[in-house]
Context: one part of a larger RNA
RNA sequence: CGUUGGAGAUUUGAGUGGAGCUGUCCUUAGUACGAGAGGACCGGGAUGGACGUACCGCCGGUGCAUCAGUUGUCAUGCCAAUGGCACAGCUGAGUAGCCGCGUACGGACGGGAUAAGUGCUGAAAGCAUCUAAGUACGAAGCCCCCCGCAAGAAGAGAUCUCCUCCGCAAGGUAAGACCCGUGACAGACGAUCACGUUGAUAGGCCUGAGGUGUAAGUGCAGUAAUGCAUGCAGCUGACAGGUACUAAUCGGUCGAUAG
Numbered sequence: 001c002g003u004u005g006g007a008g009a010u011u012u013g014a015g016u017g018g019a020g021c022u023g024u025c026c027u028u029a030g031u032a033c034g035a036g037a038g039g040a041c042c043g044g045g046a047u048g049g050a051c052g053u054a055c056c057g058c059c060g061g062u063g064c065a066u067c068a069g070u071u072g073u074c075a076u077g078c079c080a081a082u083g084g085c086a087c088a089g090c091u092g093a094g095u096a097g098c099c100g101c102g103u104a105c106g107g108a109c110g111g112g113a114u115a116a117g118u119g120c121u122g123a124a125a126g127c128a129u130c131u132a133a134g135u136a137c138g139a140a141g142c143c144c145c146c147c148g149c150a151a152g153a154a155g156a157g158a159u160c161u162c163c164u165c166c167g168c169a170a171g172g173u174a175a176g177a178c179c180c181g182u183g184a185c186a187g188a189c190g191a192u193c194a195c196g197u198u199g200a201u202a203g204g205c206c207u208g209a210g211g212u213g214u215a216a217g218u219g220c221a222g223u224a225a226u227g228c229a230u231g232c233a234g235c236u237g238a239c240a241g242g243u244a245c246u247a248a249u250c251g252g253u254c255g256a257u258a259g
Stems, first nucleotide, its partner, number of pairs: 001152001005163007015149004021049007033038001051106005059100004066093005071086006110144003117137004165172002176254004180196005201247003204243005210236003217230005
C1' cells in the first nucleotide's frame, strides 16, 4: 500500500515445513515342522539404543553485585573491625536464570490408492491363460491421519463485538490506536507481552523462601594462640507474597465509504 467505511477479537485452511529409525526379552510354544539336532509364521505383551520436542519438581553443571575461610600488601591515626589490589587473589559452598548428564513425551493406530507380486472370472484362440472387458488383495514407499506455520490464498475467505458524526472542502472527531512513561515470562533494534494513580509495572521497604554456616560487641575460661556463651546467629543478587514511599505526571498525534 492492497484486501472497497473504520476498528478490536476469534478463526477456516489453499498451500508449506517437520516427523518417519531400530534392537532384545517374555508369551503363543518347545507348539507347527523335523528321524533327530534344531525350531517358527501369525498374534499378544514388556523393556532398551540412537534421534527429536518440551521442561527444571528430582539428580547434576554453571552461577564475575550471595555467604564463609584464608595469603601478601596498602588504606581508614592505633587495637579491634573493615575496605582496595593481587586471574573473580586463592579456596569451600551456592538462590534465580540458563542448561544436560536429569525428567516427561514422541515415531504409533487407522483409512485410501498403488509397486513388484498373488489371485477370481474370462475370451481373442471350443483348451489354457491374473487381462484384452470386468474384478479382489498386496509395501518402512505415495495421499490422508500426527505436530508446526499459514488469507498478499490478488480466488486477499469466515464469525462475533464496537463506532458509523460535524463540515462544500481543508479539517475536526467516534470506536480504536499510537507517541510518551514504568517494565519483562520478550528482545540486536523494531517487534511481542504486562502496566500507567479507577495503579502492584519497576525500584525501595516489610514478611518469607532459598543460600551461607553461628556476625560484630560484650562476658567467661586460658600466660597466650584460641575456645565457649549470648545465638541454628549475622549477612544475603535475580525467587514468593504484601505495601503507593519513589517513578509511571501533565499531555500530544492519528483515526470512518456509499446508499

Annotation: Large-subunit ribosomal RNA, domain VI from a termite gut metagenome, 259 nucleotides, folded computationally. Rfam family: Bacterial large subunit ribosomal RNA.